Predicted 3D model of a 63-nucleotide RNA (Fluoride riboswitch aptamer (crcB RNA motif)) from a Spirochaetaceae bacterium. The coordinates come from a structure-prediction model, not an experiment, and the mean pLDDT is 78.

């Protein structure tokens, strides 16, 4: 000085917040920024990578 691994750092994982935990990226020219069809127009799903807890929204019941 160069590579390469691995730790912490820090950033993401289509709509909010917070634990824990998985993954994906390395100074931002990166990760990521949803799906289907007859595709510039129609259509679905879902507040979460996964759990769990709180908020907001929508149905159904019930008092």
């Nucleotide at each position: 000085a160069u590579g390469c691994a691995u730790c912490c750092c820090g950033g993401c994982g289509a709509u909010g917040g917070g634990g824990c935990u998985c993954g994906c990226c390395g100074u931002a020219u990166a990760a990521c920024c949803g799906c289907c069809g007859u595709u510039c127009c129609g259509g679905c799903u879902g507040a979460c990578g996964g759990u769990c807890c709180c908020u907001g929204c929508a149905u159904a019941c019930u008092c």

Annotation:
Taxonomically the source falls in Spirochaetaceae (Bacteria, Spirochaetota, Spirochaetia, Spirochaetales).